Small-subunit ribosomal RNA, 5' domain from an uncultured prokaryote, 514 nucleotides, folded computationally. The full RNA is in RNAcentral, with records from ENA. Its mean pLDDT, the model's own confidence on a scale to 100, is 83.

[in-house]
Context: one part of a larger RNA
RNA sequence: ACGAACGCUGGCGGCGUGCUUAACACAUGCAAGUCUAAGGAGAACGGAUUCUUCGGAAUCCUAUUAAACUGGCGAACGGGUGAGUAACGCGUAGACAACUUGCCCAGAGAUUUGGGAUAACACCGAGAAAUUGGUGCUAAUACCGAAUAAUAUCACUUUAACCUCGGUUAUUGUGAUCAAAGGUGGCUUCGGCUACUGUCUUUGGAUGGGUCUGCGUCUGAUUAGCUAGUUGGUGAGGUAAUGGCUCACCAAGGCUACGAUCAGUAGCUGGUCUGAGAGGAUGAUCAGCCACACUGGGACUGAGAUACGGCCCAGACUCCUACGGGAGGCAGCAUUGGGGAAUAUUGCGCAAUGGACGAAAGUCUGACGCAGCAACGCCGCGUGGGGGAUGAAUGCCUUCGGGUUGUAAACCCCUUUCAGGAGGGACGAAGCGAAAGUGACGGUACCUCCAGAAGAAGCCCCGGCCAACUACGUGCCAGCAGCCGCGGUAAUACGUAGGGGGCGAGCGUUGUCC
Numbered sequence: 001a002c003g004a005a006c007g008c009u010g011g012c013g014g015c016g017u018g019c020u021u022a023a024c025a026c027a028u029g030c031a032a033g034u035c036u037a038a039g040g041a042g043a044a045c046g047g048a049u050u051c052u053u054c055g056g057a058a059u060c061c062u063a064u065u066a067a068a069c070u071g072g073c074g075a076a077c078g079g080g081u082g083a084g085u086a087a088c089g090c091g092u093a094g095a096c097a098a099c100u101u102g103c104c105c106a107g108a109g110a111u112u113u114g115g116g117a118u119a120a121c122a123c124c125g126a127g128a129a130a131u132u133g134g135u136g137c138u139a140a141u142a143c144c145g146a147a148u149a150a151u152a153u154c155a156c157u158u159u160a161a162c163c164u165c166g167g168u169u170a171u172u173g174u175g176a177u178c179a180a181a182g183g184u185g186g187c188u189u190c191g192g193c194u195a196c197u198g199u200c201u202u203u204g205g206a207u208g209g210g211u212c213u214g215c216g217u218c219u220g221a222u223u224a225g226c227u228a229g230u231u232g233g234u235g236a237g238g239u240a241a242u243g244g245c246u247c248a249c250c251a252a253g254g255c256u257a258c259g260a261u262c263a264g265u266a267g268c269u270g271g272u273c274u275g276a277g278a279g280g281a282u283g284a285u286c287a288g289c290c291a292c293a294c295u296g297g298g299a300c301u302g303a304g305a306u307a308c309g310g311c312c313c314a315g316a317c318u319c320c321u322a323c324g325g326g327a328g329g330c331a332g333c334a335u336u337g338g339g340g341a342a343u344a345u346u347g348c349g350c351a352a353u354g355g356a357c358g359a360a361a362g363u364c365u366g367a368c369g370c371a372g373c374a375a376c377g378c379c380g381c382g383u384g385g386g387g388g389a390u391g392a393a394u395g396c397c398u399u400c401g402g403g404u405u406g407u408a409a410a411c412c413c414c415u416u417u418c419a420g421g422a423g424g425g426a427c428g429a430a431g432c433g434a435a436a437g438u439g440a441c442g443g444u445a446c447c448u449c450c451a452g453a454a455g456a457a458g459c460c461c462c463g464g465c466c467a468a469c470u471a472c473g474u475g476c477c478a479g480c481a482g483c484c485g486c487g488g489u490a491a492u493a494c495g496u497a498g499g500g501g502g503c504g505a506g507c508g509u510u511g512u513c514c
Base pairs, nucleotide, nucleotide: 001512002511004510005509006508007507008506011381012380013379014378015377016376017374018373019339024337025336028334029333030332033073034072035071038070039069046061047060048059049058050057051056080292081291082290089217090216091215092214093213094212095211096210099209100208104205105204106203107202108201109200110199111198112146113145114144115143121136122135123134124133125132126131152177153176154175155174156173159170160169161168162167163166182197183196184195185194186193187192218264219263220262225255226254227253230252231251232250233249234248235247236246237245267289268288269287270286271282272281273280274279294315295314296313297312298311317328318327319326320325345371347370348369349368353367354365355364356363357362384414385413386412387411395404396403397402418455420450421449422448423447424446428441431438432437458503459502460501461500462499463484464483465482469498470497471496472495473494479486480485
C1' cells in the first nucleotide's frame, strides 16, 4: 500500500469500490429495435341505427387503429470477459507510387421508359410440435429489362511535370461498358408548377478501418540446431489492397550463440503501488488497443462481421416429444446452484447524457442516470462543554500511615452538531409540445422551528526491540511467541484483576508487493 479475508466491536454523512476462485452449469424476467411521410391489406372489445322468426343479422363509428406481412435503416455500436496470444498482439515513430470508408459535409450532373413476380390474404392440405406444401389474388423506394451519360471504369493514343525508374499526377483524341424511385405538403386553368425530403453517377473532404516497416516488449541452454510453401524468382489465380496469401514451373535457399527452435508463464498500454531517485512490483475500477462469445470448423448478408443475444456442419451437455423429430447457449443486467477465506438487488426511470430508427411527435435503450446491500476503502463529523475536593463511595495496591482510580463521578451553569419530530422545499429543464404539461432520484438535499445531555466506544498492547507495572492464580503444567526467548513455587513474558500506553468507528491478525 491493498478489488482483500478473518476475529472483536460498530453512531452518522459524502465520494468511490465490490466473483482476484469454476472462460463451471444456468430456472425466470428484461438487455435491439424502429419507420405507415416506401407499400398493399386490415381486425376485435365497445357504441349507434335498422331489421328480427327475439336466437340473432346488416350498416356506420371505433379505424389514417391494433397485431401481423413486404420493404428500408439499425442490429459490426453500445455492454461483458481475459480463455487464447511471447505475436507487428501491444507501445512508439513512420510508410501505402499497394487500399477501403454506410450515415455526414462541400461541388457538378441526373432522377427517362417498360415488364414479370411475390409475401400478407383466401382456399385445400402435412405434422404432436418446431415448422411446412399446393392452388388463386395484389402492391411498392422489393426484383428485372431498355434508354441516356462523363472529369467514372477499361483499352489504345498526344503532351508535360515529378520521383523511389517503375510508376504517379495532369492533359489530347478514339472506342467499349456501367445508373436511378419515389414520398409528403402548398397552389392549380387538372396540363402542371413549387417547397421539403429521398434515389442515382461522380469529385473532394471528414471520420472509421486495412496493410507494411524500424525500435522496444517475461523465464529456461538440465531446450542447439530449426525449416519443403520452407527461402527466393517467373507466370497465373485471389483480395478493397501488397505479399507463398494460393497454385504451376525453376533455383536451393531462409533462421540461429546478438539465443533460432522447443518448453513454461502471460492479454498489452496510459497508468497504479513503492522509492529521494535510479529502480522494483503490478496491469482491479477509469481510458486506448487486441482477442474471445458452450467446444471446433465454415461461409452468407452487408459500407463494415467471418457476427455474444444471426445462419450451416460436427461434438459435449441440458430440455420437449405422439419416438417420426425438434429446441437451447448469461464471459449483457439482475438472479440460482456449485467452487471458494471471499465479493451486492430477480430494484426505479428513460427526467438528464449518449445511441438506433423516424420529417416530426415519438418508440426502444439492464448503455446510462439513480436508489438498495457491504466500515470494503478514503475523507469529514459526533458520542458533549465549563465549573466542581477538606479528594465521597466502590475497586485495586499497601510498609496499614496511606497511595491510586480522580475533576473522574455526584452536583451547579450552559450548548444542541448528528440522529429524532413538525413546517416549508429545490437546482439538475436544455428541449419538446398549439396548449395543458413534462424529474427516476424525491417530499431527497437544503432552510426554519421543537425537545432534551438526551440515542451513540471500542480494539490491541504493557520482558527487550517498543510507548506503557503491580497483585493474585498456575508451577517446564496450562499456556505465550514476529526474533531473542518466557513458564520447573514470589513469572512486569502464561491466565485474571486493578492501573497504564497506543489508535479510535474502528482496532488487531493473516496474505501479497515495494